[in-house]
Context: one part of a larger RNA
RNA sequence: GAUGAACGCUGGCGGCGUGCUUAACACAUGCAAGUCGAACGUGAGGGGUGCUUUCGAGUGCUCUGAAAGUGGCGGACGGGUGAGUAACACGUAGGUAACCUGCCCUGAAGCGGGGGAUAACCGUGGGAAACUACGGCUAAUACCGCAUGAGCUGGUUGGGAUGGGAAUCUCUAUCAGGAAAAUCAAGAUGCUUUGGGAGGGGCCUGCGGUCGACUAGCUAGUUGGCGGGGUAAAAGCCCACCAAGGCGAUGAUCGAUAGCUGUUCUGAGAGGAAGACCAGCCACACGGGAACUGAGACACGGUCCCGACUCCUACGGGGGGCAGCAGUGAGGAAUAUUGCACAAUGGGGGGAACCCUGAUGCAGCAACGCCGCGUGAAGGAUGAAGGUCUUCGGAUUGUAAACUUCUUUUUUCAGGGAAGAAGCCUUUCGGGGUUGACGGUACCUGAGGAAUAAGACACGGCUAACUACGUGCCAGCAGCCGCGGUAAUACGUAGGUGUCAAGCGUUAUCC
Numbered sequence: 001g002a003u004g005a006a007c008g009c010u011g012g013c014g015g016c017g018u019g020c021u022u023a024a025c026a027c028a029u030g031c032a033a034g035u036c037g038a039a040c041g042u043g044a045g046g047g048g049u050g051c052u053u054u055c056g057a058g059u060g061c062u063c064u065g066a067a068a069g070u071g072g073c074g075g076a077c078g079g080g081u082g083a084g085u086a087a088c089a090c091g092u093a094g095g096u097a098a099c100c101u102g103c104c105c106u107g108a109a110g111c112g113g114g115g116g117a118u119a120a121c122c123g124u125g126g127g128a129a130a131c132u133a134c135g136g137c138u139a140a141u142a143c144c145g146c147a148u149g150a151g152c153u154g155g156u157u158g159g160g161a162u163g164g165g166a167a168u169c170u171c172u173a174u175c176a177g178g179a180a181a182a183u184c185a186a187g188a189u190g191c192u193u194u195g196g197g198a199g200g201g202g203c204c205u206g207c208g209g210u211c212g213a214c215u216a217g218c219u220a221g222u223u224g225g226c227g228g229g230g231u232a233a234a235a236g237c238c239c240a241c242c243a244a245g246g247c248g249a250u251g252a253u254c255g256a257u258a259g260c261u262g263u264u265c266u267g268a269g270a271g272g273a274a275g276a277c278c279a280g281c282c283a284c285a286c287g288g289g290a291a292c293u294g295a296g297a298c299a300c301g302g303u304c305c306c307g308a309c310u311c312c313u314a315c316g317g318g319g320g321g322c323a324g325c326a327g328u329g330a331g332g333a334a335u336a337u338u339g340c341a342c343a344a345u346g347g348g349g350g351g352a353a354c355c356c357u358g359a360u361g362c363a364g365c366a367a368c369g370c371c372g373c374g375u376g377a378a379g380g381a382u383g384a385a386g387g388u389c390u391u392c393g394g395a396u397u398g399u400a401a402a403c404u405u406c407u408u409u410u411u412u413c414a415g416g417g418a419a420g421a422a423g424c425c426u427u428u429c430g431g432g433g434u435u436g437a438c439g440g441u442a443c444c445u446g447a448g449g450a451a452u453a454a455g456a457c458a459c460g461g462c463u464a465a466c467u468a469c470g471u472g473c474c475a476g477c478a479g480c481c482g483c484g485g486u487a488a489u490a491c492g493u494a495g496g497u498g499u500c501a502a503g504c505g506u507u508a509u510c511c
Stems, first nucleotide, its partner, number of pairs: 001510003005507005012373006018366002020331001025329003029326003034073003039070002042067001045064008080284003090208007099201003104197007112146001114144002121136006152177005158171005182189003210256003217247003222244004227239003259281004263274004286307005309320004337363001339362003345359001346357004376406004386397004411448006420438001423434004455500005460481003466495005476483002
């Protein structure tokens, strides 16, 4: 000098930040991912109206419309944490002639004609529940054939261009394969195939960044080959066979520790230390394992299995996962509200209106940090009183106070009162209407009154600042040197002084 700090004493305000460093310990409760009726079939309830009526109601048409279901997109983003990981995890520079890519942009072509089901619903059952069985009906942009089809995919033939090359592009001939979905409406949104792009990702490689040799040898899918399998894709990634290789003192293997980086702190620099917040990447989601769906996951708030823990149970069987936001217990020196709003920014869905969004924007708590402001200003000597010291003369506190004049930052009250708003609705295209959590906040104006606001530590030397009393190697102090045994500037108290100041000291850690 610095800190995500803590502790002691003290504490007026504002702005901007920051706030479980410990138990990746366990979690009550609420919320944190939905949306689309312009894909589809239903249609509880409500309104209007007609008919019948035993006046209870029944039934038809129409408008509206909850809820669940089928289907689409999203739930792989956003948010959290740092356990694991010494590794192509990260950083940097490259490669991919070994690859993928929903939505978006841009180009080309197409969108013909059919079929069978199934949830919802109805009925009958089982079960305490979770849930589930059977039978019957029904729709689609759900599902399945057929047709057409390229510059798409696979194969064959010949020619050309580029490249060192396994290849790529192009021309020609030929064979085989393989697609679609409509909706609202009157021009849009979709659908299918395909070329290019953008953005995103997968894989590979060079180099770089911890400690230990009181760890010296390690390795059988091990190292390579041939042939297969597998993947979007290269590869012992996996398998059969063959060979006997591969790594290591330039530190293999083993052990310990650790997320990495941009950066942060310090330092003149070189360097040393750290990796909170913010940003990029990685890994993880109760512990372990696995795949499914999908453009994308081996998926925090999806599925299945094993385990520990916990809850419900009718004992047969079931449910759960805060390292999301709040909050609780525990641990700890120690770390906040079960707040408001989608107004803005951004994200998902939707044609849109809009809905959702504990992302985010705000507010609350904490001197935890940085920065700013204030606690008054000017005048004022009988140098008042009081305190302290005293050589008893006085000195000092001290212009300090009182007192006079002034100001009102701040504060209290009163009045006014934002920007942040773009959009959206409507329109006669001039315009009109409407949307703010923060917030009656910031800010402005006025009124009142010095009014509401100072402490902490130190004073032997280092080190700025000294006397008195008490104590008497006691009580105590102390970072080091050292003080204290009867005149202690070093202990305790008082007065005075010094330094910082809404803080001041102490402790811890780094330079």
A computed fold for a 511-nucleotide part of an RNA from an uncultured bacterium, annotated as small-subunit ribosomal RNA, 5' domain. The RNAcentral record of the full RNA draws on ENA and SILVA. Its Rfam family is "Bacterial small subunit ribosomal RNA". The literature on the family includes a 2001 paper in Science by Yusupov et al., "Crystal structure of the ribosome at 5.5 A resolution".